[in-house]
RNA sequence: GCCAGAGUAGCUCAGUUGGUAGAGCGACGCACUCGUAACGCGUAGGUCCCCGGUUCAAUCCCGGGCUCUGGCU
Numbered sequence: 001g002c003c004a005g006a007g008u009a010g011c012u013c014a015g016u017u018g019g020u021a022g023a024g025c026g027a028c029g030c031a032c033u034c035g036u037a038a039c040g041c042g043u044a045g046g047u048c049c050c051c052g053g054u055u056c057a058a059u060c061c062c063g064g065g066c067u068c069u070g071g072c073u
Stems, first nucleotide, its partner, number of pairs: 001072007010025004019056001027043004049065005
């Protein structure tokens, strides 16, 4: 330099023929217990990497950029 993949909650990851986003773990609260843990119930937590385009509407489609991973030279 070229090619491919990835970027979504604190962490690991789903999601989508385009219709305003979920799980597990973690945090917090309640219940349980003599008490703690575990189990149960609930709550909070996200400008969906950035910019632009298409569209009535974009996490999703298109273009560009950034970062990471792998491959080739």
The RNA shown here (transfer RNA) has 73 nucleotides and comes from Candidatus Zambryskibacteria bacterium RIFCSPHIGHO2_01_FULL_43_25. Its mean pLDDT, the model's own confidence on a scale to 100, is 82. It matches the Rfam family "tRNA". Rfam describes the family as follows. Transfer RNA (tRNA) molecules are approximately 80 nucleotides in length. It is annotated as a transfer RNA.